[in-house]
């Protein structure tokens, strides 16, 4: 800081579109931590539940409840001990069983167990007594110890257990007092007008900002007085009571800092008769103190008032009765119509009132270089709302979020009688949405509210939680590591890359994890929710941690696959229809990274609203045009003032934010502290130059005056000729008139023509002009009146009086309308005629409005210079008109110099270019008007005019990436100007008819293989289709293959021939000949077959639009092009145009061009004169011939032309004379022109078939149609017979000679020739000589058939050439139409070759014989070259385009209506309230009086006034059968309108 998109390029103008940076953010796909922040933008929608405003007993009276203590009374337990009886159990004893040990067995004896029995002793419950129940006593442990008093010692306790240790052992209940705590409502004071939540509503004093006062102001501070005496009540309690409840009602009793009532104060404040009169207080408390009462200052905070600032709309232009203002009253803390009577009639509005939209103001946020724009979360100020509309109460302060009444709405409770609530307060539901957290912890801090104080309450506010929402910081390692690993992918098959990336080695531990430690924040003490958190240590181990998005251009990143205008992508431009870096997938870049993208929306970029900074002649954009009102803007001099202006001060612009600095958290975001700034505003001084205001002056700006002039300048009358038409009369006759040609039409009823007469309307020839006048539209015979403006000259007067101009008015071509006249040519509708495919047109002949007069309207035009008005400044030339002045002159009149207009060419400058340039589009000032992409649309709705037609104002949805200037290079024009070419003419022969013969098409086919398609396909590929070619078809076969290379086996009696069978052949069996080479002797080597195997092979299969190479066309046209200068912003231009000239961009001349380069010619071949050399196919010698080398032509000479050129014209001379004639040679390039079937190749495709062999077919078909050719239709002629003359070539598997055989075709022969020898070939034919035909479908013509025959060839049937005999068709010269050639050409005759056994060859390439007409000339026909012109064409006229229709979709207008919303106006009602007024029969303590009174509740009325009702409009939306256009859509349908002279020049307005 720019890009992308309009074009073939170009510049410019202009809209789209991206890159940036931002967000209270959504959605995809990911997703490690930590710090600060942030979090309903939508329904002010609805709420469950739970907290969010209380405190104070040190104001005061109760009820409860706990504790201590005091008193009185009542119970009933522990502990220990004694008794005592029962009960349950055990030890213990006996008795039997079993069993193990001892014994040599029986037995015994012991021991264990079970089972009975006993059980006086031991537990335990139980009853009844005692003693203790805290200096005590029980159990236990077990040995000392305990007071005095001192120097020794002495008295005790203590084993019946001392002292120590350790364990054990009571409490209730009522009732009364008093303390002290705690709960509960209740009277009483503060506090519930703050803090918090939110923006619906407000367009105003709401809100910033200046200021200003008629006012308030609890709680706080300062300062002065004072706090005496009294008194009656009520709540709550307590009875009684009504209800479901909510919530009452009676009766009663009682405190206070609650209320009254005196006293004093006598400041304030009120009243006054100006002497006076009246208004305060509250107490509590162990104490310090704490309070109360009135004045009077402060602080702080409030209310009103005030200037300036504060969104769109004018398709809202007028609004307003308390409205503006007095006077009085009322009211209010206070001013004020704030409220009422009266009184005047006034206020406000384009400086935008009113009205309708939208919107909470603001510091500030994001953006921007700024200036501006947009916004208005979070924090901070201020306003406004607390379901929705009214309203008041207390109170200092409210019309009150978590207070009251009432009204609607909604949601709940109910016994149906009534009642309750109100998250826009934290949290959290549900609904709405794309979309926004936890029904968490704490009062430790911070602040608030009550309290003396402790405290208590505080969803404020501190904090966690939750969401990558946003900012910030950090990590997911680091080094080293080539075989450059495996894998992927690409590939030219070599490698490349992924990648040091991994792997592997070593090392580190931030983060996480795990354990240890563990704050700050706290102040004078107490206290810490965060938090066992931050920090710190240790430990372990690369371990726990990468993702989105994008790769055609903008815009950093490429490649292979798949798809095949499909499927998709797309922010613009645009990709995709078979080689997609643009789609999908994979590799691999590439930008960010805990994010990274998409959507959304603001601001930049857009100078694309332009103040700062555009424009308006043609790109949008000058109003038709004058006149003028607000307004804007204004000459010179004096002075004065000081509103603008500039300078200083002073004060104000909260804070926080931005910004500079310095701190604090490891850093950072983030906080914090300091400075700077806060663009603006008040006041005050000073200056006095410009603006402004006032005064007083001037003439130069502007007018007037006076004297001239010139003019279609405008109105009105009057008059005038020459046309034209029509009537009348002569004269005359067949015709006229009209067109490109025609008809229609008028004419024998006498027309046109011609004379003379009249009549009417229109319109003014010639003067006429590149002229004049008007403001513009405009104005044209003459003369006559009224008039408007203008320019010179004169300097007399006025004295800034000017300028321009929003609204306004006025005029304003032509159409067109209203009424009434006129109406001769003209002439819309409209008739006919003709053109046309049509023809509602152009052309013709008619002919109505109209044109034309007066009155009225309309109010538009391409009302144009497409160019507003004014002044002033900036070179000229030229020319025309209108004055003056000079001078010359006799005069006309010319010249000179001055001023008014009109032209035109140019300095300078401007411009995008074109162009404009003293008449500006230059420089400047000034004022007004319009423009902001195209298209919808100057269109709808709204409003004004209008009689109508329709004018004026003037959108929006939708849609598209452009639309649109100017200029540039091409192409095109049914544009222009030159030039050329067998391009036309002139001319000579043809094609088209006929028959054949050949290509093609189309048709048929089992196939008729393909290809060429105007020119530039079509006797073309094909210079040879019977098989073969051949690729096509049909049948038969083969599968590593007919052919190439590789590997592996076999064989070298290989290969190869030869033969026989099957079989149409391929092939298959089978037999015979047939003995490879080296060699180290190996079954090794090489070669050759043969079998196998897989890699391959083969494709005439596709793409000529993927491609090399050739080729053709334009065109042998003269042209294409570059360097360097120039000029132009450029694209480009110059060169290359331009006069001449040439076949030619050939040359000469000029010229900002010089210069070169590819064509042009030349050089090269053949020819045509001549010379010299050389030659053989018998020799020599002339001439030819042939080969080679050379002469020769160069406008070189001579006359004229012509610029003294180039260069032409004529002549000489020569064999040729102006490039002698021929070839060959083809500039940049065009047609995506032909060919993938000549060849060659990317790519896709088949691979037992799309390959590959073989027979037989087919390419040769026939109803056609075309293209090239042949032969002819005849006597310049056919036949017959004589006769003369070339050239070019080719020949050994060939030419074939003579001679002989055949009518012949051709045989036979086999001579010479590898060719100047020989042969094709002694023949050439038209031609010449002679003869016949005689004008006929013939003696022309030769198709078509029959038949004999020859030749080639394995093989002539499909489907071969040739002879002979026979046949004897069409065809008498060819429609529209069309080709060829300009001299040795045309025409006409005949040779040869090439392919090739043959041959379908009338083709084709070549040869020579013979041998001509004609060209005035470039209007026309095609083609092309150069210059110019128009162009809306660039795919480039086979271009572009337009509108009705038919279809589909879309938004919008209009429409009987139908529904819903807003503000109002008029009446009705009038809830609750406060006011007011009247009443009082009902209630009532304070005070005075005693019966009452004042007074106060309470009742009633009135005025207002919210919901609600009626009514008529009046706006805004919705939706409405159906109708109107409009938009948009590959290949609808009709015609051709417009871009060229677009084939009728376009185009404006109008019927």
């Nucleotide at each position: 800081a720019g890009a992308g998109u309009u074009u073939g390029a170009u510049c410019a103008u202009g809209g789209c579109u991206c890159a940036g940076g931002a967000u209270u953010a959504a959605c995809g796909c990911u997703g490690g931590c930590g710090g600060c922040g942030u979090g309903c933008c939508u329904a002010a929608c609805a709420c469950a539940u739970g907290c969010a405003a209380g405190u104070c007993g040190a104001g005061c009276g109760c009820c409860c409840c706990g504790c201590a203590c005091c008193u009185u009374u009542u119970u009933u337990g522990c502990u220990c001990u004694g008794a005592g009886g029962a009960u349950c159990g055990g030890a213990g004893c006996a008795a039997c069983g079993c069993a193990g040990u001892g014994u040599c067995c029986a037995g015994c004896a012991c021991u264990g167990c079970g089972u009975u029995g006993u059980g006086g002793c031991c537990a335990a419950u139980c009853u009844c007594g005692g003693a203790g129940u805290a200096a005590g006593u029980c159990c236990u442990g077990g040995a000392a110890u305990g007071a005095c008093a001192u120097a020794a010692g002495u008295c005790g306790u203590u084993u019946c257990g001392a002292u120590c240790g350790g364990g054990g052992c009571a409490a209730a209940a009522a009732a009364g007092g008093u303390g002290c705590g705690g709960g509960g409502a209740g009277c009483g004071g503060c506090g519930g007008a703050c803090g918090g939540c939110u923006g619906a509503g407000u367009a105003a004093c709401a809100c910033g900002u200046u200021g200003g006062u008629a006012c308030c102001u609890a709680c706080c501070c300062c300062g002065a007085a004072c706090u005496c005496g009294g008194g009656a009540a009520u709540a709550a309690g307590c009875c009684u009571u009504g209800g479901a409840a909510a919530c009452g009602a009676g009766g009663u009793c009682u405190a206070a800092u609650g209320c009254c009532c005196g006293a004093u104060a006598g400041u304030u404040c009120u009243c006054c008769u100006c002497g006076g009169a009246g208004u305060a207080a509250a107490g509590c408390u162990u104490u310090c103190g704490c309070g109360g009462u009135u004045c009077g200052g402060g602080a702080g905070g409030g209310g009103c008032c005030u200037g300036c600032g504060u969104c769109c709309g004018a398709u809202u232009a007028g609004c307003u009765a308390g409205u503006u203002g007095g006077c009085g009253a009322g009211g209010u803390a206070a001013u004020u119509g704030c409220u009422c009577a009266c009184c005047a009639a006034g206020g406000c509005g384009a400086c935008g009132a009113u009205c309708g939209g939208u919107a909470g103001g603001u510091g500030g946020u994001c953006u921007g270089a700024g200036a501006g724009g947009a916004u208005g979360a979070u924090c901070a100020c201020c306003c406004a709302g607390a379901c929705u509309g009214g309203g008041a109460c207390u109170g200092a302060a409210a019309c009150a979020c978590g207070g009251c009444c009432c009204a609607g709405a909604c949601u709940c409770c109910u016994a149906c009688g009534g009642g309750a609530g109100g998250c826009a307060g934290c949290a959290g539901u549900g609904a709405g949405g794309a979309a926004u957290c936890u029904u968490g912890c704490g009062c430790a801090a911070u602040g608030g509210g009550g309290g003396a104080a402790a405290c208590c309450c505080u969803g404020a506010c501190g904090c966690a939680g939750c969401a990558a929402c946003g900012c910030c910081g950090c990590g997911u390692g680091g080094a080293g590591g080539a075989u450059g690993a495996a894998g992927g992918c690409c590939u030219u098959c070599g490698g490349g890359u992924u990648g040091u990336a991994a792997a592997c080695u070593c090392c580190u531990u931030u983060u996480a994890u795990a354990c240890g430690g563990g704050a700050c924040g706290a102040a004078c003490a107490u206290u810490g929710a965060c938090g066992g958190u931050a920090c710190c240590g240790u430990a372990c181990g690369a371990a726990u941690a990468a993702g989105g998005a994008c790769c055609g251009g903008c815009u950093a990143a490429c490649c292979a696959c798949g798809u095949g205008c499909c499927a998709g992508c797309a922010g613009c431009c645009g990709c995709g229809g078979u080689a997609a870096u643009a789609c999908g997938u994979g590799g691999g870049g590439u930008c960010c990274a805990a994010g990274c993208g998409u959507u959304a929306u603001c601001c930049g970029g857009a100078u694309u609203u332009a103040c700062u900074g555009g424009g308006c002649g043609u790109a949008a954009a000058g109003c038709g045009u004058u006149c003028g009102u607000a307004g804007g803007c204004g000459u010179c001099c004096c002075a004065a003032u000081a509103a603008g202006u500039u300078u200083c001060c002073a004060g104000u612009g909260a804070a926080a934010u931005c910004c500079u600095u310095c701190g604090g958290c490891u850093u950072a975001a983030c906080c914090g502290a300091a400075g700077a700034a806060c663009g603006g505003u008040u006041g005050g001084a000073a200056a006095a130059a410009c603006u402004a205001u006032u005064g007083g002056g001037a003439u130069u700006g502007a007018g007037u005056c006076c004297g001239a002039c010139a003019g279609a300048g405008g109105c009105a009358g009057a008059c005038g000729g020459a046309a034209u038409u029509c009537c009348c009369g002569g004269u005359g006759u067949a015709g006229c008139g009209g067109u490109a040609a025609a008809a229609u039409g008028c004419g024998u009823a006498g027309a046109u023509a011609u004379c003379g007469g009249g009549a009417a309307g229109a319109a003014c020839a010639c003067c006429a002009g590149u002229g004049g006048c008007g403001a513009a539209g405009g104005c044209g015979g003459u003369c006559u009146g009224c008039u408007g403006g203008g320019u010179c000259g004169g300097u007399a007067c006025u004295g800034a009086c000017g300028c321009u101009c929003a609204g306004g008015a006025a005029c304003g071509a032509g159409a067109g309308c209203g009424u009434g006249g006129g109406g001769a040519g003209c002439g819309a509708a409209c008739g006919g005629g003709a053109u046309u495919a049509g023809a509602u047109a152009c052309c013709c002949c008619g002919g109505u409005a109209g044109u034309c007069c007066a009155c009225g309207c309309c109010g538009u035009a391409a009302a144009c210079g497409a160019u507003g008005g004014g002044c002033a400044c900036u070179a000229g030339g030229c020319a025309c008109u209108c004055g003056g002045u000079g001078u010359a002159u006799a005069g006309a009149u010319c010249c000179a110099c001055u001023g008014g207009g009109u032209g035109u060419c140019g300095a300078a400058g401007c411009u995008a270019a074109c162009g404009c340039g003293u008449u500006a589009a230059g420089u400047g000032c000034c004022c007004c008007g319009c423009c902001u992409g195209g298209g919808g649309a100057g269109u709808a709705c709204g409003g004004c005019c209008g009689c109508a037609a329709g004018g004026c104002u003037a959108a929006a949805a939708c849609u598209c990436a452009a639309a649109g200037g100017a200029a540039u290079a091409g192409a095109c024009g049914g544009g222009g100007a030159c030039g050329c070419g067998c391009a036309c003419a002139a001319g000579c022969g043809g094609u088209g008819g006929a028959g054949c013969g050949u290509g093609u098409g189309g048709u048929u086919u089992a196939a008729u293989u393909c290809g060429a398609c105007g020119c530039u396909a079509a006797g073309c590929g094909a210079a040879g289709a019977a098989c073969c070619u051949u690729a096509c078809c049909a049948g038969g076969g083969c599968u590593u293959g007919a052919c190439a290379u590789c590997c592996c086996g076999g064989u070298c009696g290989u290969a190869u021939c030869c033969c026989g069978c099957a079989g149409a052949a391929a092939u298959g069996c089978g037999g015979g000949a047939g003995u490879c080479a080296g060699u180290u002797c190996g079954g090794c080597u090489g070669g050759a077959u043969c079998g196998g195997u897989g890699a391959c092979a083969g494709g005439u299969g596709c793409u000529g639009c993927a491609u090399g190479g050739u080729c053709g066309u334009c065109g042998u046209c003269a042209g294409c092009u570059c360097g360097u200068g120039u000029c132009g912003u450029g694209a480009g231009a110059u060169g290359u145009u331009g006069g001449g000239u040439u076949a030619a961009g050939u040359c000469c001349c000029g010229c900002a061009a010089c210069g070169a380069g590819c064509g042009c010619a030349a050089c090269c071949c053949c020819u045509g004169u001549c010379g010299c050399g050389u030659g053989u196919u018998a020799u020599a010698u002339g001439u030819u011939c042939a080969c080679g080398c050379g002469a020769g032509a160069c406008u070189g000479c001579c006359u004229c032309g012509g610029u003294u050129a180039a260069c032409g014209a004529g002549g000489a001379g020569g064999a040729a004379g102006g490039u002698g004639g021929g070839g060959a040679u083809g500039a940049c390039g065009u047609c995506a022109g032909a060919u993938c079937a000549g060849c060659a190749u990317g790519g896709c495709c088949c691979u037992u078939a799309u390959g590959c062999c073989c027979u037989g077919g087919g390419c040769g078909a026939c109803a056609c149609a075309c293209g090239c050719g042949c032969u002819a239709c005849a006597a310049u002629g056919g036949c017959c017979g004589g006769u003369a003359c070339a050239a070019u070539g080719g020949g050994u598997u060939g030419c074939g000679a003579a001679a002989c055989c055949g009518c012949g075709a051709g045989g036979u022969g086999g001579a010479g020739c590898u060719a100047a020898u020989c042969c094709c070939a002694c023949c050439a034919a038209a031609g010449c000589c002679g003869g016949c035909c005689c004008c006929a479908g013939u003696u022309c013509g030769g198709a078509u058939u029959g038949g004999a025959g020859g030749c080639u060839g394995c093989a002539a049937c499909u489907c071969g050439c040739c002879u002979c005999c026979a046949u004897g068709a069409a065809g008498u010269c060819g429609g529209a139409a069309u080709c060829g050639c300009u001299a040795g050409u045309a025409a006409u005759c005949g040779c040869g070759g090439a392919u090739c056994a043959g041959c379908c060859a009338u083709g084709c390439c070549g040869c020579g014989g013979u041998g001509a007409a004609u060209a005035c000339g470039u209007u026309c026909u095609c083609g092309c070259g150069u210059c110019u012109u128009g162009u809306a064409c660039u795919c480039a006229c086979c271009g572009c385009c337009c509108g009705u229709c038919a279809c589909a979709c879309c938004a919008c207008g209009a429409a009987a209506g139908u529904c819903g919303g807003g503000a109002a106006u008029g009446c009705c009602u009038g809830a609750a309230g406060c006011g007011c007024c009247c009443u009082u029969a009902g209630c009532c303590a304070a005070c005075c009086u005693u019966u009452g009174g004042a007074g106060g509740c309470g009742g009633g009325g009135c005025a207002c006034c919210a919901c609600g009702g009626c009514a008529g409009g009046c706006u805004c939306g919705a939706u409405g059968a159906u109708u109107g256009g409009g938009g948009u859509g590959a290949a609808g349908u009709c015609g051709u309108a417009a871009c060229a002279a677009g084939g009728u020049a376009a185009c404006c307005g109008u019927a």
About this RNA:
Predicted 3D model of a 1551-nucleotide RNA (small-subunit ribosomal RNA) from an uncultured bacterium. The RNAcentral record of the sequence draws on ENA, Greengenes and SILVA. It matches the Rfam family "Bacterial small subunit ribosomal RNA".